[in-house]
Context: one part of a larger RNA
RNA sequence: CCCUCGUUUAGGAACUCGGCAAAACAGUGGCCGUACCUUCGGAAUAUGGCCUCCCAUCUUCGGAUGGGCGCAGUGAAUGAUCUCAAACGACUGUUUACCAAAAACACAGGUCCCUGCUAAAUCGCAAGAUGAUGUAUAGGGGCUGAUGCCUGGCCAGUGUCAGAACGUUAAGGUAAGGGGUGCAAGCUCCGAACCGAAGCGCUGAUGAACGCCGGCGGUAACUAUAACCGUCCUAAGGUAGCGAAAUUCCUUGUCGGGUAAGUUCCGACCUGCACGAAUGGCAUAACGAUUUGAGAACUCUCUCAACGAGGGACUCGGUGAAAUUACAAGACUCGUGAAGAUGCGAGUUACCCGCGGCUAGACGAAAAGACCCCGUGAAGCUUUACUACAACUUGGCAUUGAAUUAGAGCUACGUUUGCUUAGCAUACGUGGGAGACUUUGAAGCCCUGCCUUUGGGUGGGGUGGAGUCGAAAUAUGAAAUACCACGCUAAUGUGAUUUUAAUUCUAACCUAGUCCCGUGAAUCCGGGACAGAGACAGUGUCUGGUGGGUAGUUUAACUGGGGCGGUUGCCUCCUAAAGAGUAACGGAGGCGUUUACAAAGGUUGGCUAAGCUCGGAUGGAAACCGAGCUGAUAGGGCAAUGCCAUAAGCCAGCUUUACUGCAAGACCUACAAGUCGAGCAGUUGCGAAAGCAGAACAUAGUGAUCCGACGAUCCAAAAUAGGAUGGUCGAAGCUCAUCGGAUAAAAGCUACUCCGGGGAUAACAGGCUGAUCCCCUCCAAGAGUUCACAUCGACGAGGGGGUUUGGCACCUCGAUGUCGGCUCAUCGCAUCCUGGGGGUGAAGAAGCUCCCAAGGGUUUGGCUGUUCGCCAAUUAAAGCGGUACGCGAGCUGGGUUCAGAACGUCGUGAGACAGUUCGGUCUCCUAUCUGCCGUGGGCGUUGAAACUUGAGAAGGCUCUUCCCUAGUACGAGAGGACCGGGAAGAACGAACCUCUAGUGAACGAGCUGUCCUGUCAAGGGCAAAAGCUCGGUAGCUACGUUCGGCACGGAUAAGCGCUGAAAGCAUCUAAGCGCGAAGCCGUCUUCAAGAUUAGGUUUCGUUAUGAACUUCCUGGGAGACGACCAGGUUGAUAGGCUUUACGUGUAAGUCCCGCAAGGGAUUUAGCGGAGAAGUACUAAUCAAGUCACAUUGCAAUCACUAAAAGG
Repeated sequence: CCCUCGUUUAGGAACUCGGCAAAACAGUGGCCGUACCUUCGGAAUAUGGCCUCCCAUCUUCGGAUGGGCGCAGUGAAUGAUCUCAAACGACUGUUUACCAAAAACACAGGUCCCUGCUAAAUCGCAAGAUGAUGUAUAGGGGCUGAUGCCUGGCCAGUGUCAGAACGUUAAGGUAAGGGGUGCAAGCUCCGAACCGAAGCGCUGAUGAACGCCGGCGGUAACUAUAACCGUCCUAAGGUAGCGAAAUUCCUUGUCGGGUAAGUUCCGACCUGCACGAAUGGCAUAACGAUUUGAGAACUCUCUCAACGAGGGACUCGGUGAAAUUACAAGACUCGUGAAGAUGCGAGUUACCCGCGGCUAGACGAAAAGACCCCGUGAAGCUUUACUACAACUUGGCAUUGAAUUAGAGCUACGUUUGCUUAGCAUACGUGGGAGACUUUGAAGCCCUGCCUUUGGGUGGGGUGGAGUCGAAAUAUGAAAUACCACGCUAAUGUGAUUUUAAUUCUAACCUAGUCCCGUGAAUCCGGGACAGAGACAGUGUCUGGUGGGUAGUUUAACUGGGGCGGUUGCCUCCUAAAGAGUAACGGAGGCGUUUACAAAGGUUGGCUAAGCUCGGAUGGAAACCGAGCUGAUAGGGCAAUGCCAUAAGCCAGCUUUACUGCAAGACCUACAAGUCGAGCAGUUGCGAAAGCAGAACAUAGUGAUCCGACGAUCCAAAAUAGGAUGGUCGAAGCUCAUCGGAUAAAAGCUACUCCGGGGAUAACAGGCUGAUCCCCUCCAAGAGUUCACAUCGACGAGGGGGUUUGGCACCUCGAUGUCGGCUCAUCGCAUCCUGGGGGUGAAGAAGCUCCCAAGGGUUUGGCUGUUCGCCAAUUAAAGCGGUACGCGAGCUGGGUUCAGAACGUCGUGAGACAGUUCGGUCUCCUAUCUGCCGUGGGCGUUGAAACUUGAGAAGGCUCUUCCCUAGUACGAGAGGACCGGGAAGAACGAACCUCUAGUGAACGAGCUGUCCUGUCAAGGGCAAAAGCUCGGUAGCUACGUUCGGCACGGAUAAGCGCUGAAAGCAUCUAAGCGCGAAGCCGUCUUCAAGAUUAGGUUUCGUUAUGAACUUCCUGGGAGACGACCAGGUUGAUAGGCUUUACGUGUAAGUCCCGCAAGGGAUUUAGCGGAGAAGUACUAAUCAAGUCACAUUGCAAUCACUAAAAGG
């Protein structure tokens, strides 16, 4: 020091995001007594008050009365803190095993939708199963979420449901017609119209379906406001209720309450950025490890810490990891530098090596950053992205049969129908034709059917009883009529056939309907019978629709990070640096065409604009005429630039070269593209001709390849012929505009996320810069009664700083942890206070302003996560900044910034929000190096001990109030000093324990339960590291006591002076001299000779006659270990013993009193850790080691080394 505990004076939440943590009253014992509210059940053990032991007597067995002791009687242990108010959720429950327990989920209740049983729904390819051995009081799904009061408007959009006339619509059917081939028959292919379902369109319903629920202007006799009016839009414009809210941005809204002080909280208001009615609205008793505010009680949370206990840490013995590690021989400051250096430069500092500690740095360790960006990466999710598929649904066909009716088509047969005009008349066409019909009943008349062009035509029945019609003619007309035949048009009947619809049948098929049998069991299976249903259903196949249910994918790039915005091809200019070319999210504009036969093309010929001035009827600024001047400013379809008078501009005539086939050679250029082009041939136009003409004054007006279609074609054409089909040439089809075009066909979310990369690229910090910011200076318009400069200072100008917001993107993405608080600081000065001064619009006092000055100091609270800020109360003052917005290997984790959840808002949705709200793992017991705080060892300092000097270093340095001078100076007064002297204090610091206070782990005493010492008595153990309680010595402490800052000297700052020139004056200065501050240097305190410059003094010792030290031992005033200190028999060092201080508080035993509990006496007793003194009883025994004989030279000897040399 850490962890876990015990105690604590005074205060009592002042701590903090927050009473976190801890403490504490009461104690599921008894008695008394309990409020608001309420769903009448609760709330409620509400809250609150009293009692609790022992003995004796009595007892109704509940207790009562009397007596007794202690600080304390459920004497230990166990065992809810409570209240007030709000939010949310009704409740008990459930949940993210391992960061979220919640307001989320669930819930009973409500409501909507589906479902009639082989139910719907779900699983499955199916069989089958669940649903359910249930049957609408049942089952499934959605939403809401007890209860109470309620639940408004909108059906335009989307969805769902219903409807069926019409439109559209697939396969299929039918089929006019056509292509190919063929002599043909035929074969084959295409195929209009028509028939042909659902769906969609269409019509309606539907909100407890998805959802939605306005704006502007004016108006009342103060003002304000608007019951009122107008107007626009809408499907309709938000009703009740609530409202700065889990929702309110502005916002700490305003008012009230609570507080000394309230960004929180409660109550109101309504200006609802952006409440609102089952995505429920508003209330609500009870409940909640929920969230928020307040209070009581209580406390070491705090002011402000202290002491103590146990376990670690430390020392010794045993055992013995880990991450990490380019290297290691690892200092500081300033600088430099890929922009923050142990390692580079300069300077400074530093003898060598440990141990215990602390973490500022090693951009410490750990994890190929989770934020951000990038990847033609991944995954999950969404949807009105794209494309598929399941599923559902539709029609055709098959399984699949019979019949009836009705309709449609076609065909055969029959019967009818046919009116322009003219004509007697309603003349279908052509042909034949001179007769035909008639008692087998003519004309006429009556009744009646059908058709009708309204004239009539044509049937049937009756009557009637003999004729009627035609030809030829008159004539009309295109055609002439009786009668017959063949046809046409339209209608109709019958039959066949095809088809549609409806209905019926039974025999396929179906039956988880009943019964019988196989069968001894069988709700199975099989067979049979009955019943039902029935060509439907089901299934298969073809087909249309629906189809995030499922799947695969897409969802651009540039970009001073990304997103949002903007842009993406082409033309013109500038940038562009006098060839070409040249970038930027540099500055400006355009294009995606236009013009055609009466041209804006070709050619030939001709012409010259525009502006200004003057003059001229209507006539004006501009119409037209004339004159003059300037000279291309005009015009050239359109942008700009270049160019254009020989005109390319304007006008007119004639015209089509806005041609075909080629092309030398150039420009441009990665390619692909793009551009210019003399000349040749053909054919034209204009011109007398030379000639000019292959569009336009030039530069924009655009799209590769594939694909299919079209036109042309001496091309190929799978045995041959032909053809299908292809080739070649031509022209057309792309806002393929992300414009060199990934596909015919494509949007989003991710905070549930993942992978690969990036400091190529953002957020923090650093760096560069300094627009912004802060400070200063200059000028001085003005303010200041007067007066620029006491004070303030516009418009402007110039500097400095590197605290703001930025810019840049330079280190770091194989990780540099981010706001605020706490702790601990350190520096700057542009000074908040204190100190010294100048000026003042300075009387004094108090101020204002400037200069010097960084020694010291610079408060506590309320609110909020806050920094900041506001407020309360103080203060001499409550400074501004830097230090990775100092400090997370020091703490916290309230905010921000993962996963849960909710509100408002946005979004169809998944989801999103510098919006809000509740909740939410802070790793390393171990520090290698540097650094820092301590403490040792070694060696050195020429043996040692003691005492010292002080180079140097560190610390300290504060301020206030009151009194006196003096109510004096000053002042009209009010007020009220300088200078000087004194007293008391605050904060800070050091030491100490006499006092006060705390602790004091076994010092004393008291007490309960239980066990033990056989029992009584007396004791002991245990009751979570003291069982609880009352005291407490030493020690350690503060809350206690004592002391400290002073005073003085030296040199100075601003400033004030003396003398004094330059400059005969003046001048504080130039030479010279002086005064002058909490500041500087001393004086004060501490360390300090490793001050390698290793100092000084004294004493002792130097071969032993041994200075000194150590080991060793007893120890503590010392202490982690070393160390230090007291001692080691010539001894009080420790223990013991004796005495004593002091603590506790009157022991045990005995006697006496009392029935007993208990009391009294012996007795201020007994007992006692650390204190004091005395006393050798015990232990410091015996011994060992280190180490000092100056310096130098020569010689000899010995040992070691491979030699030499050397040691």
Model confidence (mean pLDDT): 83 of 100. Predicted 3D model of a 1207-nucleotide part of an RNA (large-subunit ribosomal RNA, half B) from a Patescibacteria group bacterium. The sequence was found in a public genome assembly. The source organism's lineage runs through Bacteria and Bacteria candidate phyla.